The prediction has a mean pLDDT of 77. This is a predicted structure of a 365-nucleotide RNA (Bacterial RNase P class A) from Salinibacterium sp. G-O1. Its Rfam family is "Bacterial RNase P class A". Rfam classes the family as a ribozyme. Taxonomically the source falls in Salinibacterium (Bacteria, Bacillati, Actinomycetes, Microbacteriaceae).
RNA sequence: UGGGUCGGCAAGACGGUCGCGUGGGGCAGCAAUGUCUCCCGAGGAACGUCCGGGCUCCACAGAGCAUGGCGGUGGGUAACACCCACCCGGGGCAACCCGCGAGAUAGUGCAACAGAAAGCAGACCGCCUCCGACUUCGGUCGGCGGUAAGGGUGAAACGGUGGUGUAAGAGACCACCAGCGGCCGGGGUGACCCGAUCGGCUAUGUAAACCUCGCCAGGAGCAAGGUCAGACAGGAAGCGUUCAAGGCUGCUCGCCCAGCUUCCGGGUAGACCGCUAGAGGCGUGCGGCAACGUACGUCGUAGAUAGAUGGCCGUCCAUCGCCUUCGGGCGAAGACAGAACCCGGCGUAUCAGCCGGCCCAUUCC
Numbered sequence: 001u002g003g004g005u006c007g008g009c010a011a012g013a014c015g016g017u018c019g020c021g022u023g024g025g026g027c028a029g030c031a032a033u034g035u036c037u038c039c040c041g042a043g044g045a046a047c048g049u050c051c052g053g054g055c056u057c058c059a060c061a062g063a064g065c066a067u068g069g070c071g072g073u074g075g076g077u078a079a080c081a082c083c084c085a086c087c088c089g090g091g092g093c094a095a096c097c098c099g100c101g102a103g104a105u106a107g108u109g110c111a112a113c114a115g116a117a118a119g120c121a122g123a124c125c126g127c128c129u130c131c132g133a134c135u136u137c138g139g140u141c142g143g144c145g146g147u148a149a150g151g152g153u154g155a156a157a158c159g160g161u162g163g164u165g166u167a168a169g170a171g172a173c174c175a176c177c178a179g180c181g182g183c184c185g186g187g188g189u190g191a192c193c194c195g196a197u198c199g200g201c202u203a204u205g206u207a208a209a210c211c212u213c214g215c216c217a218g219g220a221g222c223a224a225g226g227u228c229a230g231a232c233a234g235g236a237a238g239c240g241u242u243c244a245a246g247g248c249u250g251c252u253c254g255c256c257c258a259g260c261u262u263c264c265g266g267g268u269a270g271a272c273c274g275c276u277a278g279a280g281g282c283g284u285g286c287g288g289c290a291a292c293g294u295a296c297g298u299c300g301u302a303g304a305u306a307g308a309u310g311g312c313c314g315u316c317c318a319u320c321g322c323c324u325u326c327g328g329g330c331g332a333a334g335a336c337a338g339a340a341c342c343c344g345g346c347g348u349a350u351c352a353g354c355c356g357g358c359c360c361a362u363u364c365c
Stems, first nucleotide, its partner, number of pairs: 001361009012316007020041002023038006043336001047347002050345005055221004062253004067217005072086005087101001088099004102212002107210002109206003124151002126147003130143005159177006178202001180199003184195004225273004234264006246256003280299008317334001319332005
């Protein structure tokens, strides 16, 4: 200098003017209310509603089955399918990235076509012993039997190479390998790793197929759920009041309970709480590889309810285009997007930029 890879910050700033919302204060007023002023007022994702919770109710709240979720090990956390570190496998020269990472010897299923045959497989072409026929004496054809080393098909043919052996062959046997499994020693909290040795000779893959194993999980959700005020008009039918109604939100048991359901008709739609001081933010020290924890200090940073947080002007900043006497001038233009109970994550969208770590290549000193 170029390329790559990983991470962090950020999300226009300042001034003036007009306007909006919650809260505090002053003044006027019997009050309603009016007026002035002060603090504060959308996000890194507020989006998706994909996970996990806090909280509320069912409800005094239990067991089993079903169903659903997760799946290497250890740690973090309120918890998680999240985060951190490590292990194994794969990709990459590397930094680094990826993984629906337990079990195929519990069982079931699937692997097209080709091929003889793809779960105790298999004989298409072949090779060999014996028997028979023919023969130009080289061989040819047929039959019983042996064979899976050679050839062919295929993504894959039930280990590879070399030899012994055989009628011809074959892990039938041997040597060296690969794979699988076992015992022992060492390292590690562990998943696992390293070393040495032994064995049968070796029946693939797939569980993001069904399934098995281990762990976890009641349901519904702020339109949850409460308080106050106010208004009205009840009628009919069914199932129940003991067991079988109803509720515990898939089923069974068990528990609770005297009401539950449908139709016709009438009244109300107001105010307040929940609603923002939290598993909170920021700073520093200590512990830890890290995620994170802990101690001290400090801050008070929307709470709306048809739903506020904005408009205009000027300057500056970043970008683009044109012109330039190189001083600058003119114009365009700044993304994705919008709180509604709150929090921790993940996924997705994104303008102008800024900073840093590491790897590779090249060049110079």